[in-house]
Context: one part of a larger RNA
Formats: sequence, structure tokens, C1' cells
RNA sequence: GGAUGAACGCUGGCGGCGUGCUUAACACAUGCAAGUCGAGAGGGUUAGACCCUCGGCAGACGGGUGAGUAAUAACGAGGAAUUUGCCUUUAAGUGGGAGAUACUCCCGAGAAAUCGGGCAUAAUACCCCAUAAUACCGCAAGGUUAAAGAUUUAUCGCUUAAAGAGAAGCCUCGUUCCUAUCAGCUUGUUGGUGAGGUAAUGGCUCACCAAGGCUAUGACGGGUAGCUGGUCUAAGAGGAUGAUCAGCCACAAGGGAACUGAGACACGGUCCCUACUCCUACGGGAGGCAGCAGUUGGGAAUAUUGGACAAUGGGGGAAACCCUGAUCCAGCGACGCCGCGUGAUCGAAGACGCCUUUCGGGGUGUAAAGAUCUUUUUUCAGGGAGGAUUAUGACAGUACCUGAAGAAUAAGCAUCGGCUAACUACGUGCCAGCAGCCGCGGUAAUACGUAGGAUGCAAGCGUUAUCC
Repeated sequence: GGAUGAACGCUGGCGGCGUGCUUAACACAUGCAAGUCGAGAGGGUUAGACCCUCGGCAGACGGGUGAGUAAUAACGAGGAAUUUGCCUUUAAGUGGGAGAUACUCCCGAGAAAUCGGGCAUAAUACCCCAUAAUACCGCAAGGUUAAAGAUUUAUCGCUUAAAGAGAAGCCUCGUUCCUAUCAGCUUGUUGGUGAGGUAAUGGCUCACCAAGGCUAUGACGGGUAGCUGGUCUAAGAGGAUGAUCAGCCACAAGGGAACUGAGACACGGUCCCUACUCCUACGGGAGGCAGCAGUUGGGAAUAUUGGACAAUGGGGGAAACCCUGAUCCAGCGACGCCGCGUGAUCGAAGACGCCUUUCGGGGUGUAAAGAUCUUUUUUCAGGGAGGAUUAUGACAGUACCUGAAGAAUAAGCAUCGGCUAACUACGUGCCAGCAGCCGCGGUAAUACGUAGGAUGCAAGCGUUAUCC
């Protein structure tokens, strides 16, 4: 000098665009944040809207956080032994039948959460038969496996197979912080055979066999840390860093487990253990903001319990539409960057005041007053896009335009001994104080404090912290 998610002090006019818990992955009151489909089905209620249950799809996305992780990760380059709902393309099919069950109703238990028994009933729920290939098994012969209907009659579905797109899992190599005051580590350990398991390879798991494998090119251990694109700095090489935005990973009170499913070992699903909080009729139950707001606490420090689905995108639906704290907007903060303003021209050898003085004067200073003018900004009034296609606008009567009024509403902060641009007076008297370094202050202090003046930056200016 540059930089910052900054903070603190003094000060503070406007706008645009960004940005805002870096600390306790501390604990959380309240509201909202994931639903939707009656063109799959049963029932209830009503004047209608609607509601409950079964069923389908979604809930594995979107959003948050960075605790853990030094390699089961990330990044770069390759690879083969895989899966894939919705979407696209192609081919074929969609025949027949049976038995249950939920809500409701009846009975019962319980404070509640909820649960038990019984009668009846539906489906695109579940099951059986048929059909069966370019699918699967098999050397072959042969064997095995499917479907669901709906309605407004034109579509939407359903099943099987092949391919694509996108997505995901897996493997190999290279790179990725400090520490040797960590030197040896390892028994499913290293490899083989066989089996199991998986969508799939593999000690992934198991039985048996062999005794291997890694290591000063740093194994093992310890510490620290999410990684990257990037960001800051620098002429560059490099150094530092990983907020916002984007990609990947990990996590969801702490720990563990599986279920469902195309996909999870699942933030607002289930089960168990633990800690904590709450309810209780003491028998037993309920909960999880590292979603958006908001609260407590911690801290130098970080915002509204706002509006709207109008746009973009997502889920469901044939659609209308519904949902969406994603998102788009608004609010708050000079936190940052950028832009604009706080007036312009004229105006005395120069008022007053203040400061200073060698008392003559000098400075403030064209500064003010005064005259003329302008109206960015401001206030008021009127008009008024575009974001939206033809319909729909939260923002918002917003941006912008026109008119009127009136210099009107708008300047501070730090510094002035040298480094370093800028000096005098008074007060103080090694005191009070200053200070980044050198150093100032003990009676004439340009270094402390105040004033006048000056210098530098300016809606900011200084200080502190950190990086280059």
C1' cells in the first nucleotide's frame, strides 16, 4: 500500500447493487416450512363447500450446517463387474377367476397417547389360473416368470422386452497441512481355493490352506482441518484463505439398527439405548429449529415472529387447481462497493466577531452580509411503463416523466516534532498526559490539554484485529 462476512469511537443527506451468528453442532416457547390425486375405491355429513379411510405418486428433491473426516473424502485422469422410478424411442401384450381388509357400525380397556374383540363391504390394494419371447435358467432337450383399469370415447394408464438420456454405486493411478520429543505397524492381517452375500467387483463375510502385507520416498501414532472452482495479495513465482455464489462430501439432540422403496439405512419416517425438556388420574405417554422468522445463552459482533405464489423452479393432478419460509420481493444495519448531493456567479486592499501582534499591523477572507441565478436532492400535485402471452403483479402507484415551491432539508473525522502533507498563542510544569518507532513533559513544550489557523480524506474518518 492492498484486503476483510469485521468490531469499537466520533459523525451521518440520498439512491443502486450486494451482504449480514466467523462465538455455544448450546438449549428452544409460538407460527409456518410437503403435500397432492374423487378421471383408482369405500363411507360419512351438508343447502353447498367438505371430511375420514383404503390405494397411487411425492416425501431420497428443494432448504440448513461444517460436528466428524488427513482419506470409505475432494480434485485430475482412466476403468469394468452394475442398477436405474419419472422422461424419450421401438416391439409385443392387456384373457379368466377367487378370498380378504380399513374407515363406518356394535362391544370393551385407558387420564391421555392409543389399543383389543366382533358383523359387513370396495378397489389401479392382495392372490390364483391362462398366455410366454429378442427376457431368465440350462451344453441341449426343456423349464420359469406378467398385466388394471378409468372416463366426457378420445385419451390417460397397466405388463414384458430392447435402446437412449439423465442419475447412482464400484475399481485403479496421481495430488492434497504439521509432528520422528510417534519407528516399527498388521491376524481378516496379505494372498489363494470354495461357498455365502450384493444391483455389482472384492476378506465384503465365512470355512480351509499358505505366511504374507505396509514402512525413513515416513508406515503406525498424535495434532489440526470439510475438499474444490475460486477469493485476497504479488510484476511474477509464490504466500494466505475456502463467507456470499457454484460442484462434491458428511451430518440432522448423542449412539445404534433395520423397514419401505427405483433410490434412504431417511433433517420435519420407524424401532432400541442414553442425556435433557414437557404432560400425567403415577399406571403411562409426548418431543427434537445445523428449515424460515423468532427466544434464551455465549460474544467485540451479525437482521423481520413481514408480503406473495405475480415471475422462475419443484411435487401431485387429464385439467382446473392445490401445496411450496425453494424462490421472488419488502423491512432493519454506512457492513461493503459504486454514483450523486450539501449550491453557482458576482461581491472590500477586505465589515463584525475570534485569533495573533514588534500595537504599525497580520490571519480567518470572497469567506460572510448583499445582488443575480439554478433546483440535482427535498416536499407537494399530476401522469405512469416494463417485468405478462390474451388472462394473472406480491413488489407498488414502484422505476420513470411533467409541473409547483424554495438555497431551501444535508459535514464530519483524523492529524499538524522527524519518518509524514500541515504552526502559533495560552494553560500545565517529569505533574496531568502523549506515543507506531525515535522519543516528548522538570516555567518560554510547533510532541500533553484548549483555542485560532493549517493539512489530509470525506458521508465518512480514525483505531483495533487478521492476511499478503
Small-subunit ribosomal RNA, 5' domain from a metagenome, 468 nucleotides, folded computationally. Its Rfam family is "Bacterial small subunit ribosomal RNA". The RNAcentral record of the full RNA draws on SILVA.